[in-house]
Context: one part of a larger RNA
Parts: sequence; C1' cells; structure tokens
RNA sequence: CUGGGCGUAAAGCGCGCGUAGGCGGUUAAACAAGUCAGAUGUGAAAGCCCCGGGCUCAACCUGGGAACUGCAUUUGAAACUGUUUAGCUAGAGUGUGGUAGAGGAGAGUGGAAUUUCAGGUGUAGCGGUGAAAUGCGUAGAUAUCUGAAGGAACACCAGUGGCGAAGGCGGCUCUCUGGACCAACACUGACGCUGAGGUGCGAAAGCGUGGGUAGCAAACGGGAUUAGAUACCCCGGUAGUCCACGCCGUAAACGAUGUCAACUAACUGUUGGGCGGGUUUCCGCUUAGUGGUGCAGCUAACGCAAUAAGUUGACCGCCUGGGGAGUACGGCCGCAAGGCUAAAACUC
Repeated sequence: CUGGGCGUAAAGCGCGCGUAGGCGGUUAAACAAGUCAGAUGUGAAAGCCCCGGGCUCAACCUGGGAACUGCAUUUGAAACUGUUUAGCUAGAGUGUGGUAGAGGAGAGUGGAAUUUCAGGUGUAGCGGUGAAAUGCGUAGAUAUCUGAAGGAACACCAGUGGCGAAGGCGGCUCUCUGGACCAACACUGACGCUGAGGUGCGAAAGCGUGGGUAGCAAACGGGAUUAGAUACCCCGGUAGUCCACGCCGUAAACGAUGUCAACUAACUGUUGGGCGGGUUUCCGCUUAGUGGUGCAGCUAACGCAAUAAGUUGACCGCCUGGGGAGUACGGCCGCAAGGCUAAAACUC
C1' cells in the first nucleotide's frame, strides 16, 4: 500500500462558510504531460526459474537460456485523462413578476393570570397532606370588591402545520434584514461538488461586570415519612431563571442515519405555488416541502423502502475486542469550571 465497515453491534465532526487538495457537463480543434505501441542502450556477477553437464545419487559445482516486470533516449498513435484555444446550454447563477412563513435583529405596545401594596365588606379560620405538622391568621388572615406597582410568560388559534444550516423560533404593531418556493421568458456560460487545516454560529447549565427579580427554584432552614431519610411529600427560601455586554463551546447537539448528484412499482393525508376542466363546495395534472402505508431491492434481525438503510458516482469525517479511559502526561484554549487533542502499564 492493500480489507471490511459506520440507523440500533465499535464507528457520521452539533451545524454552516470556505483555503489547499481531490473530483468535475457538452462540441470541435491543437499539443502530446499521463496513457499505449515499436526500436536502441542499460538493467554487473552470483542467486531464483528452464534445459543440459560433473562428483556412484543428492546437497554442491558448472555451461547455456530465460527473467531482471525498471530507467533513459528515440520513432509513432491520439480514444480516454490533462493543457490550450474556440463554442454550447441540460449543471450553477443573475434578472422580471408573484407567494407562504413562530427565519433573524431592534423599538414600541396589549390582555389574562400569579405576587405584593393601599382601601372597602366581612369573621375565624386558612393552607397543606395518604394522614399530618411546620407555616399564615383576632396586630383581622383566607374569601370577595376597587385601585396601584412590578416582573416574567404569551391561553384559545395550534396542526406527524410553518420557518431556519444546526442550535432553535410562538401575543400584537412598526423599522431593518437573511433565505426558500412558483411561473414564464431573457441573460451569464461550467462560474460546479466536496472540503484536511482555518473561520463563524452553537440548547441548558456555568463564569465576569452592571442592572432587574413577580412566579418558579439547586444550595440551605424547618415539618413529616422512616430502622435511618443528607431523598421522594409539605412550609419557607438564596444563587439562578430575565436584561445589556463579554466569556464558556458542551448535550440522548438524535433521524443515534455526513454533504452533493443521478436512477428505481404503487396508494394515501397534509402545507406553499402554478396550470387545466368545472364554476358556492369539487376533480385532474404539475412543482417544492412534510407525514402514513407498501413492491422490487437491501438488512443479522428490527426495519428502511423516491425524505432509502435500494442501485451508483464524487469528496470529507470516523471505527478496528472489553476494562483501564475519553483518563494520565505534554501541548493549545479558558477568568475559572473545564474543553480539545490523546496514550501506556496492568487486566479479562
């Protein structure tokens, strides 16, 4: 170098963008680097292999041949790869006109509810549990009415509905802004795919500085339960949860399924768009999503099955018995917590 794999057995980086590299549509011409053919030189001898010979055989020795799959030079070939030139439009993109959407950022604003405060009514309980107690309440609670304050989250709509690369996104309005889809044409003319390094984004928790704090609630205190109860249940309650800015960079970051492209029965639901037929309902076709069932095929089975785990191609990542261990050491990153990279002894 070579093998087999990666939904659940070990194995797809959490997700993008993108450098190098790898790979790359179609037509024609040129070149001849790769490629192919011929020739020449070289490829020491020995050894290996083949055919002989010599020791009585063999080992051993020895003659000849082949081979030395290579390299160099040279003469050609031109299908494929490559390079160059000139084109093409089926990939990719731009323009035009539309459409849907919790896509993102900022600002403003609304109602319900919880809590607290003030006031009114009102009186002895309330609350909580399996049952209780701690707790609250005659200094007037709970309940109820009016008003006020403040924070956080947005019932119904709501839907295997939508949007986003992923994380994720849900009251309403405005401003700024990204992407997608559809239709018919016009334009550019391979501008593409992947992507080691790199770089950006990245739930929750956590950290720094400053604010905020209604509810909830690690820690903590108390009451129960219990043999005990550092818990489950109850009463409280601080960080935190919220905002701004800056870090952290991890998750069962999951479809446990990398990205892109092509091809491969059928049926059915639903979302966005278009076309046609009918014109209050509907039907058919098409396109982009998103679900269910199911053939071929695949699979150890489960199952997957045009949103593939089928049939193929391109590129990247990763795996190679269990434990030790995602640990130690070293390095890099971080304020820290820790993260990334990543062994061995030993043992089964």

Description:
A computed fold for a 348-nucleotide part of an RNA from Cycloclasticus pugetii, annotated as small-subunit ribosomal RNA, central domain. It matches the Rfam family "Bacterial small subunit ribosomal RNA". Gene Ontology terms of the family: ribosome and structural constituent of ribosome. The source organism's lineage runs through Bacteria, Pseudomonadati, Gammaproteobacteria, Piscirickettsiaceae and Cycloclasticus. RNAcentral holds the full RNA, with entries from ENA, Greengenes and SILVA. Its mean pLDDT, the model's own confidence on a scale to 100, is 91.